RNA sequence: GGGCCGGACGGCCGCUCUUGUUCGUGAAGGAUGAGGGAGGAAAGUCCGAACUCCACAGAGCAGUGUGCCGGAUAACGUCCGGGAGGGUGGAUUCAAGUCCGCUCGACGGAAAGUGCCACAGAAAAUAUACCGCCCUGGCGGCAACGCCGGGGUAAGGGUGAAAAGGUGCGGUAAGAGCGCACCGCCGCGGCAGUAAUGCAGCGGGCAGGGCAAACCCCACACGGAGCAAGACCAAAUAGGAAGGAAGACGCGGCUUCGGCCACGGCACGUGCCUGCUCGGUGCGUCAAACCUUCGGGUAGGUCGCUAGAGGCGCGCAGCAAUGCGCGUCCCAGAGGAAUGGUCGUCCUGCGGGAGCAAUCCCGCAGACAAAAUUCGGCUUACAGGCCC
Repeated sequence: GGGCCGGACGGCCGCUCUUGUUCGUGAAGGAUGAGGGAGGAAAGUCCGAACUCCACAGAGCAGUGUGCCGGAUAACGUCCGGGAGGGUGGAUUCAAGUCCGCUCGACGGAAAGUGCCACAGAAAAUAUACCGCCCUGGCGGCAACGCCGGGGUAAGGGUGAAAAGGUGCGGUAAGAGCGCACCGCCGCGGCAGUAAUGCAGCGGGCAGGGCAAACCCCACACGGAGCAAGACCAAAUAGGAAGGAAGACGCGGCUUCGGCCACGGCACGUGCCUGCUCGGUGCGUCAAACCUUCGGGUAGGUCGCUAGAGGCGCGCAGCAAUGCGCGUCCCAGAGGAAUGGUCGUCCUGCGGGAGCAAUCCCGCAGACAAAAUUCGGCUUACAGGCCC
């Protein structure tokens, strides 16, 4: 660094789901029996999907995301294989470099444009002369050399994250792709490879510093919300719509002149006294209340809900991710939310004691964390143990 496990067994008392029998007319419920009941991360909710609902002519802008190549996959920003690059160790070379091992990752474009490059430094991109090196004029000095000036130079020093191709040889006054060889770079076509890319050749002394996790450019992708999605059944109360039987008159009061309120006798409807009639009495009489029906929604209930991109084993294909075939198994589905508590024995670790030792006795501890529609990943947490 990678992989695996994540205390074991039993007794008692409970919780939840399914199911059998029985009590119960049935439902609800009770009694009793059987079976199932958290994780490697169930977590963070960071990506990708299934599923559901809403939206949707088409195109574009904006926005967001992804970004070497090939493969895997339902899909992915994940995984596998490869390429190029950075770091590091070793070998080798005069040196640059080359080769091998390990390792790292947002790895398209800096030659479309804009912008930025702190501090230090002479200079941070139209290059530049601080020290140094070299040539040279004047003055001083016996000389070494010093002072003042003119010019050449990017080799050396110094600054910096980064200094205008690198190394070596030649060359030169000193230097410099100034010349040459090698390495790098640019251009051209060739060969190999699915491709990224690599290899050698020819031509060119060499232009074009870095930053896109700055704006930006290029290519590709992207509608939104999420199981509290959503579907069905549906109470009481309140509210909505439609319908329903029986009234006209007189008088008075108020008035915003639309109506409203009260009283009187009569008529009608209805309840009660009373089973019926009379009688008495209460209420109502044009839409308030009451009755009937309808529809929406809430509480509540049911479904969605767990047989699935499923687990295990074997075989085959592939470097691998993974795929295919056969066999076998059924493994939580609750809904404020069960999966717990306690005791005993054992296991592991630590501390103390006894014992020559093997071992025994006592005490303490056993993590991180717990389903909530379901999968594939990533990330993070984790006592202790096992394997490589």
This is a predicted structure of a 388-nucleotide RNA (Bacterial RNase P class A) from a soil metagenome. Its mean pLDDT, the model's own confidence on a scale to 100, is 77. Rfam family: Bacterial RNase P class A. By type it is a ribozyme. Rfam describes the family as follows. Ribonuclease P (RNase P) is a ubiquitous endoribonuclease, found in archaea, bacteria and eukarya as well as chloroplasts and mitochondria.